[in-house]
Molecule: transfer RNA
Organism: Candidatus Dojkabacteria bacterium
RNA sequence: GCGGCGGUAGUUCAGUUGGUAGAACGUCUCGUUGCCAACGAGAAGGUCGCCAGUUCGAACCUGGUUCGCCGCU
Numbered sequence: 001g002c003g004g005c006g007g008u009a010g011u012u013c014a015g016u017u018g019g020u021a022g023a024a025c026g027u028c029u030c031g032u033u034g035c036c037a038a039c040g041a042g043a044a045g046g047u048c049g050c051c052a053g054u055u056c057g058a059a060c061c062u063g064g065u066u067c068g069c070c071g072c073u
Stems, first nucleotide, its partner, number of pairs: 001072007010025004019056001027043005049065005
């Protein structure tokens, strides 16, 4: 330099015929218990790496860019 894969909640990851984003664990509150744990109920938390384009509408399509991993030269 070229190619491939990946970047989505605090963490690990889903989500691709484009339609206003989810799970598990964690955190907080409440219930149960003498207390803790466990269990049950609920809540908070993400402008989907960044910038632009296409579209009525983009996590998803297109271009650029950046970071990580792998391969090639």